RNA sequence: GAUAAAGCCAAACCCUUCGCAAGGAGGUGACGGAAUGCUGCGGGUCUUCUAGUGCGAAGAUGGCCGAGCUGCCAAA
Numbered sequence: 001g002a003u004a005a006a007g008c009c010a011a012a013c014c015c016u017u018c019g020c021a022a023g024g025a026g027g028u029g030a031c032g033g034a035a036u037g038c039u040g041c042g043g044g045u046c047u048u049c050u051a052g053u054g055c056g057a058a059g060a061u062g063g064c065c066g067a068g069c070u071g072c073c074a075a076a
Stems, first nucleotide, its partner, number of pairs: 001073001008033002014027005031063001037069003041066003044061006
């Protein structure tokens, strides 16, 4: 990071399942991506405790951003 090549990942909806929930897993399907591979380290957002508010704690999100590690090809 190209009007490159070979490929790869895969949103939402729907079905099954786990979870109080956010959401996760599998199938379908492609919105998109160029690390949309991995990692909860920092921030953001979301859920629960929850009560009028706040603080705090626990959890989720890696396809919210950053950071770290790793990977295919290679023109300028």
The RNA shown here (c-di-GMP-I riboswitch aptamer) has 76 nucleotides and comes from a soil metagenome.
It matches the Rfam family "c-di-GMP-I riboswitch aptamer". From the family's description: GEMM was predicted in a large-scale screen for bacterial structured RNA regulatory elements.